[in-house]
Notes: This is a predicted structure of a 74-nucleotide RNA (transfer RNA) from an uncultured Coriobacteriaceae bacterium. It matches the Rfam family "tRNA". The family's RNA type in Rfam is transfer RNA. Rfam's curators write: Transfer RNA (tRNA) molecules are approximately 80 nucleotides in length.
RNA sequence: GCGGCGUUAGCUCAGCUGGAUAGAGCGUGUGACUACGAAUCACAAGGUCGGGGGUUCGAAUCCCUCACGCCGCA
Numbered sequence: 001g002c003g004g005c006g007u008u009a010g011c012u013c014a015g016c017u018g019g020a021u022a023g024a025g026c027g028u029g030u031g032a033c034u035a036c037g038a039a040u041c042a043c044a045a046g047g048u049c050g051g052g053g054g055u056u057c058g059a060a061u062c063c064c065u066c067a068c069g070c071c072g073c074a
Stems, first nucleotide, its partner, number of pairs: 001073007010026004019057001028044005050066005
């Protein structure tokens, strides 16, 4: 330099062919339970979907570009 893959909650990741209020597990907080903890149960908070632009009635999803990470080729 070229190509491929990835980037979504604090962490690990889903999200099917563009459509509804963007989700799960873990973690965190609060409560229940307990003599106290752990475990378990309930509830809650937490998101510019990596940045910017474009297409579309509508974008996490399609296109362009930039950034970062991983892999391959030179």